[in-house]
Purine riboswitch aptamer from Geobacillus thermodenitrificans, 102 nucleotides, folded computationally.
RNAcentral records the identical sequence in 2 taxa.
RNA sequence: ACGAACAGAACGAAAGCCUUUCAUAUAUGCGUGGGAAUAUGGCUCACGUGUCUCUACCGGGCCGCCGUAAACGGCCUGACUAUGAAGGCAGAAGACGCUGCU
Numbered sequence: 001a002c003g004a005a006c007a008g009a010a011c012g013a014a015a016g017c018c019u020u021u022c023a024u025a026u027a028u029g030c031g032u033g034g035g036a037a038u039a040u041g042g043c044u045c046a047c048g049u050g051u052c053u054c055u056a057c058c059g060g061g062c063c064g065c066c067g068u069a070a071a072c073g074g075c076c077u078g079a080c081u082a083u084g085a086a087g088g089c090a091g092a093a094g095a096c097g098c099u100g101c102u
Stems, first nucleotide, its partner, number of pairs: 006100003011097002018088008026056001029049007041066002050057001058078007
């Protein structure tokens, strides 16, 4: 001088996890078939569709409607999941840089 190991007193220092908000997707929507209930009822199973998209596709309330039949409708309210961004956790720790007091 170079390299390696080890270390972290000084100096600088990224992310990730978790979480909050916002944005996008999807309208927790639509279509069809089987089964089930019947004004104290209005549900359930499956398939399809919908997303540069995995998963999910239901809960509750209010109102209407259906005179006993096979069909529900409107409104309100509640997320989950995927991806991105900003913030928080964090004046932190700290990969690493750097350094060589040991």
The prediction has a mean pLDDT of 79. The RNAcentral record of the sequence draws on Rfam and Ribocentre.